[in-house]
RNA sequence: UCCCCGAAAAGGCAACCUGUCGGGAGUGUUCCCGACGGGGCGCAAAGUUGCGGGGCCUGAAGGGUCUUUUCAUGUGGACCUAUCGGGUUGGCCGGGCUACCGAA
Numbered sequence: 001u002c003c004c005c006g007a008a009a010a011g012g013c014a015a016c017c018u019g020u021c022g023g024g025a026g027u028g029u030u031c032c033c034g035a036c037g038g039g040g041c042g043c044a045a046a047g048u049u050g051c052g053g054g055g056c057c058u059g060a061a062g063g064g065u066c067u068u069u070u071c072a073u074g075u076g077g078a079c080c081u082a083u084c085g086g087g088u089u090g091g092c093c094g095g096g097c098u099a100c101c102g103a104a
Stems, first nucleotide, its partner, number of pairs: 005102002012043002016039010041091001047097003051094003054089007062081006069074001
């Protein structure tokens, strides 16, 4: 010096709660989004990157169930599910890239 690793120190980030302000929806006094402030669950990459997987939202069309109407089929609606596409999630997991400090 580099790699692994993660004690300490200096910093960093910020789940969630909350105050103020602004915007939107609702119509009663509730909810959603953003900014700033306070508190701080936690994180050694909780920096960055949608490359792989997973979750969530959504679209297409296939299948199934229920329902509406009907003599029956069709039409309409709701739910479930395999497939494919789009979006999102980096604080779901893995991978890539970069990075502060330096004990064992």